[in-house]
Context: one part of a larger RNA
Molecule: small-subunit ribosomal RNA, 3' major domain
Organism: uncultured bacterium
């Protein structure tokens, strides 16, 4: 000077408390450990590994295993042959090997040929490695933490390390601001500037909208209009600006007015100096080391999907605030031409056939669901729950055996609210309900978004956890 203390003081945070809903028990999904295996590729391990890398493991992916094969795939140079390229046949699991046919363009030309591009062969150099080291590294990332801190110049003090400033009195979400002070200033952080939502105006009016007028098959459908809604660009608005009280004639705090919004209006993006030799050599880049008829490369099949068990994260439930049946409403945000697909027909259905429209404010995905109305069930392992299993199918795809999703019929398991313990959340939040997207041929209970319905509680800071300042 720091760090630490079951030392002290002050102060924050869903940290506790007050509440609401979960996890821990069940079945299943998924990740991990362990075990097994020819292989079950590798990495990640308290918070900050474990629905994580993986925003898609049937082949591919794929790095692993077994077996088969190869000695060079790319680029450059020299020489030789053939234009390129297209269609086959045979052997083989395929990689691959053998072989047949069609076939000549462009530029120059003395018509012999030469050249460019491409393919094959030979030679030379040269490659390749998801092999090791993240404790040799760059870059990127997590975390403390969106916590309020971390420093510098000059001056002053101290032999010096260093201190001061940055401490103190108030105040703030904040080293935010005010006052004081051997300090005076400054930088990186805070805040603001950026995006979005909330109010209003201007511009604009199709594909959007429909108040008035007219037509109409009653649908903004048509004429008409751009008021309104909306769309999307520009602007306005909020600043403790005004009033009162408190306060040091301060910073500011409390209350009020006006206002769509009030004291950071809600949300996002934004992450200081640094810490953890944190993570990543398997995104990429890269030093060193290692392999070079193999630790490289190609292929078929298998594996990553195993299963006595243990843990994490989720989904579905255990029911009547419910299940089932019928009817009737109301979204937002997205995606679509290798695509989204209406209507009609067929099928109980997954879906199929045919096919309009749409490169989309135009057409389609598309039904929103919970909700509401009517009916039924009558507390039971049930008309709850749906695992498991059998059979029959649909779709994608070269191919669903290992190992896809979905449909129909049948089957109907555990489960009656979960021990110790433990997690999330302070408002349009929790809870609950559905919708979309990325990846993607197909495959989501995961992830990332969107809207609908919509609570309870916070006395307080003694205690648990983490953090800041002074001592």
């Nucleotide at each position: 000077u720091g760090a630490c203390g079951g030392g002290g003081g002050c102060c924050c945070g869903c940290a506790c408390a007050a509440g609401c809903g979960g996890u821990g028990g069940a079945g299943c999904a998924u990740g991990u450990g362990g075990u097994u295996u020819a292989a079950u590729u590798c990495g990640a391990c308290g918070c900050a590994a474990c629905g994580c890398g993986a925003a898609g493991a049937a082949c591919c992916u794929u790095a692993c295993c077994u077996g088969g094969g190869u000695u060079a795939a790319a680029u450059c140079c020299a020489c030789c042959g053939g234009a390129a390229u297209c269609c086959g046949u045979c052997a083989g699991a395929g990689a691959u090997g053998a072989u047949g046919g069609g076939g000549u363009g462009c530029c120059c030309u003395u018509c012999g040929g030469g050249g460019a591009a491409c393919c094959g062969g030979u030679g030379a150099g040269a490659a390749g490695g998801u092999g090791c080291u993240g404790c040799a590294u760059g870059g990127c990332u997590g975390u403390c933490g969106u916590c309020a801190g971390c420093u510098c110049g000059u001056g002053u003090c101290g032999u010096g390390a260093g201190a001061u400033g940055u401490u103190g009195g108030g105040u703030u979400a904040a080293g935010u601001c005010c006052c004081g002070c051997a300090a005076c200033g400054a930088g990186c952080g805070c805040a603001a500037c950026c995006c979005u939502c909330g109010u209003c105006g201007u511009u604009a009016g199709u594909u959007g909208c429909u108040a008035c007028c007219a037509g109409g098959u009653a649908c903004g459908c048509u004429g008409a209009g751009c008021a309104c809604u909306c769309u999307a660009a520009c602007g306005a608005u909020a600043c403790u600006g005004c009033c009162g009280a408190c306060g040091u004639g301060a910073a500011g705090u409390c209350g009020g007015a006006g206002g769509a919004a009030g004291g950071u209006g809600g949300g996002g993006a934004u992450g200081a100096c640094g810490u953890c030799a944190a993570g990543u050599c398997c995104u990429c880049a890269u030093g060193g080391c290692c392999c070079u008829u193999a630790u490289g490369c190609c292929c078929a099949g298998g594996g990553c999907u195993a299963c006595a068990c243990a843990c994490g994260u989720g989904c579905u439930a255990c029911a009547a605030u419910g299940g089932c049946c019928g009817g009737u409403a109301c979204a937002a945000a997205g995606g679509g031409u290798c695509g989204c697909a209406a209507a009609c027909u067929c099928g109980c259905g997954a879906g199929a056939g045919c096919a309009a429209g749409c490169c989309a404010a135009c057409c389609c995905c598309a039904a929103a669901a919970a909700a509401c109305c009517g009916g039924u069930c009558c507390c039971a392992g049930u008309u709850c729950g749906g695992a498991u299993u059998g059979c029959a199918g649909u779709c994608u795809g070269c191919a669903a055996c290992u190992c896809g999703a979905c449909u129909g019929c049948a089957u109907g398991a555990a489960g009656u609210u979960g021990g110790a313990a433990u997690c999330g959340c302070u408002a349009g939040u929790a809870a609950u309900c559905g919708c979309g997207g990325a990846u993607c041929a197909g495959c989501a209970u995961g992830c990332c978004g969107c809207g609908g319905u919509g609570a309870a509680u916070a006395c307080g800071u003694u205690c648990c956890c983490g953090g800041g300042c002074c001592u």